[in-house]
RNA sequence: GCACCCAUAGCUCAGCCGGAAGAGCAGCGGCCUUCUAAGCCGACGGUCCCGUGUUCGAAUCGCGGUGGGUGCG
Numbered sequence: 001g002c003a004c005c006c007a008u009a010g011c012u013c014a015g016c017c018g019g020a021a022g023a024g025c026a027g028c029g030g031c032c033u034u035c036u037a038a039g040c041c042g043a044c045g046g047u048c049c050c051g052u053g054u055u056c057g058a059a060u061c062g063c064g065g066u067g068g069g070u071g072c073g
Stems, first nucleotide, its partner, number of pairs: 001072007010025004019056001028042004049065005
């Protein structure tokens, strides 16, 4: 230098053939227990890496960037 893959909640990731943003874990509150742990219930938590375009509508499609990884030279 070129190609490909990845970027979504505090963490690990799903969703990515356009139509309401989710799970597990962590943290918080409650139930249970003499107390704690475990178990159960609940709520909270998001500029979907950035910009722009297409579209009635974009996490999802196009283009350009940024960061990370792999391969080739």